[in-house]
RNA sequence: ACAACGGAGAGUUUGAUCCUGGCUCAGGACGAACGCUAGCGGCGCGCUUAACACAUGCAAGUCGGACGGGAGGGUGCCUUCGGGCAUCUUUCAGUGGCGAACGGGUGAGUAACGCGUAGGUAACCUGCCCUCAAGUGGGGGAUAAGCCUGGGAAACCGGGUCUAAUACCGCAUGGGGUCUUCGGAGGGUUCCUCUGAGGAUCAAAGCCGCAAGGCGCUUGAGGAUGGGCCUGCGUCCUAUUAGCUAGUUGGCGGGGUAAUGGCCCACCAAGGCGAUGAUGGGUAGCUGGUCUGAGAGGACGGCCAGCCACACUGGGACUGAGAUACGGCCCAGACUCCUACGGGAGGCAGCAGUGGGGAAUAUUGCGCAAUGGGCGAAAGCCUGACGCAGCGACGCCGCGUGGAGGACGAAGCCCUUCGGGGUGUAAACUCCUUUUCCGGGGGAAGAAGUUCCGCGUUGGCGGGAUUGACGGUACCUUGGGAAUAAGCACCGGCCAACUCCGUGCCAGCAGCCGCGGUGAUACGGAGGGUGCAAGCGUUGUCCGGAUUCACUGGGUGUAAAGGGCGCGUAGGCGGGAGAGCCAGUCGGAGGUGAAAGGUUUCAGCUCAACUGAGACAUUGCCUCCGAUACUGCUCUUCUUGAGUGCGGGAGAGGAUGGUGGAAUUCCUGGUGUAGCGGUGGAAUGCGCAGAUAUCAGGAGGAACACCGGAGGCGAAGGCGGCCAUCUGGCCCGCCACUGACGCUGAGGCGCGAAAGCGUGGGGAGCAAACAGGAUUAGAUACCCUGGUAGUCCACGCCCUAAACGAUGAGCACUAGACGUCGGAAGAAUUGGCCCUUUCGGUGUCGGAGCUAACGCGUUAAGUGCUCCACCUGGGGAGUACGCUCGCAAGGGUGAAACUCAAAGGAAUUGACGGGGACCCGCACAAGCGGUGGAGUAUGUGGUUUAAUUCGAUGCAACGCGAAGAACCUUACCUGGCCUGGAAUCCCAGCUGCAAGCCCUUCGAAAGAGGGGCCGCCUUCGAGGGUGCUGGGGAGGUGCUGCAUGGCUGUCGUCAGCUCGUGUCGUGAGAUGUUGGGUUAAGUCCCGCAACGAGCGCAACCCCUAUCGUUAGUUGCCACCAGGCCUCGAGUGCUGGGCACUCUAACGAGACUGCCGCGGAUAACGCGGAGGAAGGUGGGGAUGACGUCAAGUCCUCAUGGCCCUUACGGCCAGGGCUACACACGUACUACAAUGGGCGGCACAGAGGGUUGCCAAGCCGCGAGGCGGAGCCAAUCCCACAAAACCGCCCUCAGUUCGGAUUGCAGUCUGCAACUCGACUGCAUGAAGGCGGAAUCGCUAGUAAUCGCUGAUCAGCAGGCAGCGGUGAAUACGUUCCCGGGUCUUGUACACACCGCCCGUCACACCAUGGGAGUCGGUAGCUCCCGAAGUCGCUGGGCUAACCCUCGCGGGAGGCAGGCGCCGAAGGAGAGACCGAUGACUGGGGUGAAGUCGUAACAAGGUAGCCGUACCGGAAGGUGCGGCUGGAUUACCUCCUUU
Repeated sequence: ACAACGGAGAGUUUGAUCCUGGCUCAGGACGAACGCUAGCGGCGCGCUUAACACAUGCAAGUCGGACGGGAGGGUGCCUUCGGGCAUCUUUCAGUGGCGAACGGGUGAGUAACGCGUAGGUAACCUGCCCUCAAGUGGGGGAUAAGCCUGGGAAACCGGGUCUAAUACCGCAUGGGGUCUUCGGAGGGUUCCUCUGAGGAUCAAAGCCGCAAGGCGCUUGAGGAUGGGCCUGCGUCCUAUUAGCUAGUUGGCGGGGUAAUGGCCCACCAAGGCGAUGAUGGGUAGCUGGUCUGAGAGGACGGCCAGCCACACUGGGACUGAGAUACGGCCCAGACUCCUACGGGAGGCAGCAGUGGGGAAUAUUGCGCAAUGGGCGAAAGCCUGACGCAGCGACGCCGCGUGGAGGACGAAGCCCUUCGGGGUGUAAACUCCUUUUCCGGGGGAAGAAGUUCCGCGUUGGCGGGAUUGACGGUACCUUGGGAAUAAGCACCGGCCAACUCCGUGCCAGCAGCCGCGGUGAUACGGAGGGUGCAAGCGUUGUCCGGAUUCACUGGGUGUAAAGGGCGCGUAGGCGGGAGAGCCAGUCGGAGGUGAAAGGUUUCAGCUCAACUGAGACAUUGCCUCCGAUACUGCUCUUCUUGAGUGCGGGAGAGGAUGGUGGAAUUCCUGGUGUAGCGGUGGAAUGCGCAGAUAUCAGGAGGAACACCGGAGGCGAAGGCGGCCAUCUGGCCCGCCACUGACGCUGAGGCGCGAAAGCGUGGGGAGCAAACAGGAUUAGAUACCCUGGUAGUCCACGCCCUAAACGAUGAGCACUAGACGUCGGAAGAAUUGGCCCUUUCGGUGUCGGAGCUAACGCGUUAAGUGCUCCACCUGGGGAGUACGCUCGCAAGGGUGAAACUCAAAGGAAUUGACGGGGACCCGCACAAGCGGUGGAGUAUGUGGUUUAAUUCGAUGCAACGCGAAGAACCUUACCUGGCCUGGAAUCCCAGCUGCAAGCCCUUCGAAAGAGGGGCCGCCUUCGAGGGUGCUGGGGAGGUGCUGCAUGGCUGUCGUCAGCUCGUGUCGUGAGAUGUUGGGUUAAGUCCCGCAACGAGCGCAACCCCUAUCGUUAGUUGCCACCAGGCCUCGAGUGCUGGGCACUCUAACGAGACUGCCGCGGAUAACGCGGAGGAAGGUGGGGAUGACGUCAAGUCCUCAUGGCCCUUACGGCCAGGGCUACACACGUACUACAAUGGGCGGCACAGAGGGUUGCCAAGCCGCGAGGCGGAGCCAAUCCCACAAAACCGCCCUCAGUUCGGAUUGCAGUCUGCAACUCGACUGCAUGAAGGCGGAAUCGCUAGUAAUCGCUGAUCAGCAGGCAGCGGUGAAUACGUUCCCGGGUCUUGUACACACCGCCCGUCACACCAUGGGAGUCGGUAGCUCCCGAAGUCGCUGGGCUAACCCUCGCGGGAGGCAGGCGCCGAAGGAGAGACCGAUGACUGGGGUGAAGUCGUAACAAGGUAGCCGUACCGGAAGGUGCGGCUGGAUUACCUCCUUU
């Protein structure tokens, strides 16, 4: 340069993230089927299931020019008129020839030389056809048909007799063939080709034609075509199939075949095949190709084409060139049919067609016109091959269902914010067109040939006649008229397309995720939209996406995955140099890779599909030639890989035998006395029969403190006192030697902790099981006391572990720093230590790089190479079955059905922890007073009721909504009533006598009904107002607080919550906000990859504490004067005054400002001074981002739904006040710090005109009468009470306590019965300080005392406020509760009120075992043995040839007989597969079952692995192991300073 045209993802695990990983989707395809729908044409395709069974018809015949005969017809001749002969023609069967082995069907079988590809055949055959050579002479005997006759129901079978041939048989001839004997030459040499001589042997057929001649026949040679056989390579799954094999493997000799060969036979030998997968099992026709895919691949093998196999099932041969024969034969079997019961017939996997099976697949059509085939000399005949038509949207392709114009846009329908929007130029309507359609007319190509005649002649030329199923079809033309023609799926995301209604976890949808429980874009309908379109969807299957089996192109520390470890076989891979060879490899050429198909160019049907031609491709195989770098092979050589020798060295490396001390226990003895032991606390246990303690002595077993160390050794498991013996490996140094001897390693072999097993010992301690004691709801556990196997030894098994670095082995390369162990060298030293360098081991940190991240990082998880092992979603399951190992326990190997949409890894943010650190809070503690017990009040639950209206329900509902239910309120119940309504707005009409007021009937009232009275304004039209009627529409305390707004509670007045930019991280996210201090505070300071900012905190606001200024009535009265008066106290009463108190406005004051100390020199803390007040002085208001689907639809507002003579409205009465009970909140008490009586003192803040109400009088009192004053710093409510003083009570159910009840009253109110408050008298209950438990409060607080107010006619123990009196205590932060920050673990994220395990019970599903039962498959042994080939025999039969005159005989043949083999059948023992099975085992699944709580946090006993025992269950315990354990302390190492 040419060429090459080619690669997309998404959803789903999580609160979120990254990764791993499966599932699912979008694409394409189909011999399809199903649903809905459907106008036309062309070209294709159409039983994938029962190789199931088949009625009927057809699918293979033809030749008279091979032959004889029968029958019919024509012509001619003859005739005895019966007919005969000849000839032509038609026809029938027969003899004979060719064909029937092709064509057509199917895919059962077959895993094979079956197929594909490339070869071989010197080991072969080949009819018809072509070429060449040579022949075709002369005879013979039969036989079918026919005729006569017999048997049989039939099929059919016999007997006699006649006859022909291209039927059959001798003889002759031999170009030549074959056999045999002896030679020669050549070649590609188990033999072939050519050739010479001798011997033997082998042929034939005729027919047509006047003839020429043609067609045949025979022999031989060659060709072509078609086949047979053999070979290399390729060709599915399974090892839970590992060994197979007796004609088996080979040889010699035969037989057989066209031919090689154990193909077959006799004999001989003992071989042959197999982990590169034999044998067995399963499945399957193979290929060209088809579909898909970027490709590599994967899947498939329908139509078409090549090959194979089969033809009812099995066996067999015959004929023939060819068959072991689809429409032939024989036998056996099953089935069907006929039958006269004696016997027979049949084979659609040919074309149609039928039944059956099935989701499913067509006409019992036309024609031989074309193409092709058989026969024939030919005409021609036959041909369900084929050509056509029919049916089917089954597929592909093409066309149409109209085109243009047509409104700010009809109607209908849908939506609506009611304005409008959509359907929508869509329709109507106007103009136009006519493919298709209907009617008329015309009308093919496909036809080449064949035959006849003529001419010519080496193929030929001319002329005549004739041949079309499709079909009057395609096509052309003409008339008509928009006329005849649109559906289907989808619209939550993936995925393009949205609203309304209905439904209410129902009905339903769904490919995955998932929708549906009253506002569903997800169900159903509708409108609208989107996508395809005569189709559209669904289902099924294949490929793709899936780099999800990874050759292209994956992985294995923690996601699934490194074998427990070593030795080593096969295999794979392998150092440097040289040479040779050229197998691999590379290049060139040739052959082949059928056609069709594919790609491409061109062409033919109007286009396309379809079809034709050319070119290319066909990536493969074979042959030849060439190249020699690399690999390989052979040879030579080398030393660096590997190894050996030599000199040193360290070590819990292994085995055996000895030996030592400490300790525990036991025994003996002594001392000694009452306990010991054990725990959270106890008990069981031991002990007065003397324990424990202590001393001495003894016995026995096991283990080896200190040293000891992340130190050493070993392949791993593992190895620890000391000594000896034997023994393996390793390291260092230095030379020498061998010369690639190496690495890995499927199978194999060995080793292999603990537990466990067998036999025999041993047994101190410890200790499964077991027993007892505790704990507990239980406690088959944790704790305690005992205790047996076992732990120990010897020998033999077992062979598994979290056998872990969860990291296979080997080699090489790639920054470092610091420890430590072993060795060597150097420097230095008196000798060392130390130091430097280096080799080997073992650690920590860390760079690049890698990694999903965590992390790894010269001891790689980096970069490469080699070999092995292993993985492919979770569960089921390391289970079942099978095999194998084991004494057993069990180990190794190792599935499936079914089920799920995940299961996982790492990291992030939260939340949580019976994790940690720090810090707050009346959180605990320290205190004071309560609640829980009593009575009563009040609220709630429950119960009751006609109704007991509704809501609030842990904290954060329960004296809450309700700041006040007798009626009203009121929402509830019962009863009586009203219906455009009790009230508002708008419109229209009517409107008298306005409205209205009064009287009256019924009535409980509401209401219904009757009667009467009265009139505003006026411009005289009317207007305003009112009423009535109608309409728009009212009304609802009906539902949904889980549709909402608003408001509120709560965490919590806690100190937090965020953002911008930057930076870090793939990302979620982090940083900032963490850290060191400090604070009430994310308050402030410092530091810091952060720098800033916002909402919160604080401050700003109000009250209060001190002072000042201003102001002085209604407040005040110190001073001055006066009044009243009991002459003194007193009284603001008056003048006067504003000093004080006070009032209420403005200011001042407090800021860690000052001093000292601490602290980092900071922030800040502590102390002090001053000050009324000191470190936010006290109190209030103020409530971040958010949480609780918290509360409220009954305050109000509001979407949706619901009711409309009622779920609305009015009224009366009742209920909300019930009462066996339970709880919350309060009041009053239980008394002497008290009660009663009397006396007497001091507030604050409020309220008051339908109001507060003084004085005075009456009443014991509630209260009444009364009426002054006050719209209030003036008057009133209003005497505050506790306190204080005095007296009584004296510990008692009381002079405490006041419930309950009786009687009598007061007040409010229409009305106190249900159901008010208060007063007086009487009554005098429970109650003696309250169990478990629990609440409030840190100072003017708790406690205690009264006062006021709102609501309100009346009703306060509640609530909201006010003041009076006025404490105690806080060591402290261990614990309980709540909260904040940091950190850690997590299997939680609805977030611990979380998650989650196992048994049991119930339902369903698949599955294992199972006494067995039933069926299938293949093989083995034996019996029987059809047909048939072959062999032997053949006494019966026998035309041709031979001998003979003949009879007869011979040769040969046949029947028959016997034998080998032999299908089916029978018997037997096993093998494998399937179905089924009482019962049984586990498994899976299933909104709300039972028991426990095993795991996740230190999961409350850390968990897990292996093993053993035990237990309802999870599980517990023992032994050994692991960290994939939290926490704390210490040691060590590292990093940083």
This is a predicted structure of a 1537-nucleotide RNA (small-subunit ribosomal RNA) from a Bacteroidota bacterium. RNAcentral holds the sequence, with entries from ENA. It matches the Rfam family "Bacterial small subunit ribosomal RNA".